Annotation
This is a predicted structure of an 84-nucleotide RNA (ZMP/ZTP riboswitch aptamer (pfl RNA motif)) from an uncultured Alphaproteobacteria bacterium. The sequence was found by an Rfam model in a public genome assembly.

């Protein structure tokens, strides 16, 4: 050096439902709808990717992302393998 983890500063960001409770700031308006779990807007939340700098080397790895908990839908990233 390079690979791994972690960190900070910048860029970008899918995804962010539907019901009860709690909670009081993380949700609000309009609409739709239980055959259902979207739709736009405004506000927040957010993993992950890219760059740039450091720190560290038996860590990493048995997953990560939206107040919190329960019932429940629907998706995103990470990672493997295959094919175009």
């Nucleotide at each position: 050096g390079u690979c791994g983890u972690u960190c900070u500063g910048c860029g970008u960001g899918a995804c962010u439902g539907g019901c009860g409770a709690g909670g009081c700031g993380a949700g609000g308006u309009g609409g739709g709808c239980a055959u259902g779990a979207c739709c736009a807007c405004c506000g927040g939340g957010a993993a992950g990717c890219g760059c740039a700098g450091g720190a560290u080397g038996u860590a990493a790895c048995c997953g990560c992302c939206g107040c919190u908990c329960g019932c429940c839908u629907g998706g995103g990233c990470a990672c493997u393998c295959c094919c175009g």
Model confidence (mean pLDDT): 76 of 100.